[in-house]
This is a predicted structure of a 96-nucleotide RNA (Bacterial small signal recognition particle RNA) from a Pseudomonadota bacterium.
The prediction has a mean pLDDT of 79.
The gene name in the source record is ffs.
The model forms 93% of the base pairs in the Rfam consensus.
RNAcentral holds the sequence, with entries from ENA.
The organism belongs to Pseudomonadota, within Bacteria.
Its Rfam family is "Bacterial small signal recognition particle RNA". Its family is annotated with SRP-dependent cotranslational protein targeting to membrane, signal sequence recognition and signal recognition particle, plasma membrane targeting in the Gene Ontology.
C1' cells in the first nucleotide's frame, strides 16, 4: 500500500415513537334573550280563514365528550435503506 467485512460520526430518503397546535368523523348539547313545524289555548273575524306564538318534535350555535382519522411542528428520542476514507477494529494478499 490494496480488498473486504464489522463499529461510531456526518450527509440524505423513508418510516416509526412521545408532545403540542390544527382540521374533519360520531354523540349530547338552547325554558326565554337561534332557527324551522308549531297541539292546546289566545287575537281578529259573521263565517271561512288569518296572525301572533308557549309546550313538545326537528335542525343546530357556543360549548362538553367519544373513538382514534388526517396535517404540521418540536425532540441529543429511535428503527431502515444508500452515500461519503470522517475515523477505529479485525481478516486476506503484497511490498520495504
Nucleotide at each position: 500500500g490494496u480488498c473486504c467485512g464489522g463499529g461510531u460520526c456526518c450527509g440524505u430518503g423513508c418510516g416509526g415513537u412521545g408532545g403540542g397546535u390544527c382540521c374533519g368523523g360520531c354523540u349530547c348539547g338552547a325554558a326565554c334573550c337561534g332557527g324551522g313545524u308549531c297541539a292546546g289555548g289566545c287575537c281578529g273575524g259573521g263565517a271561512a280563514c288569518g296572525g301572533a306564538g308557549c309546550a313538545g318534535c326537528c335542525c343546530u350555535a357556543a360549548g362538553a365528550g367519544c373513538a382514534g382519522g388526517g396535517a404540521u411542528c418540536c425532540a441529543g428520542g429511535u428503527g431502515u435503506g444508500c452515500g461519503g476514507c470522517a475515523u477505529c477494529c479485525g481478516g486476506a494478499c503484497c511490498c520495504g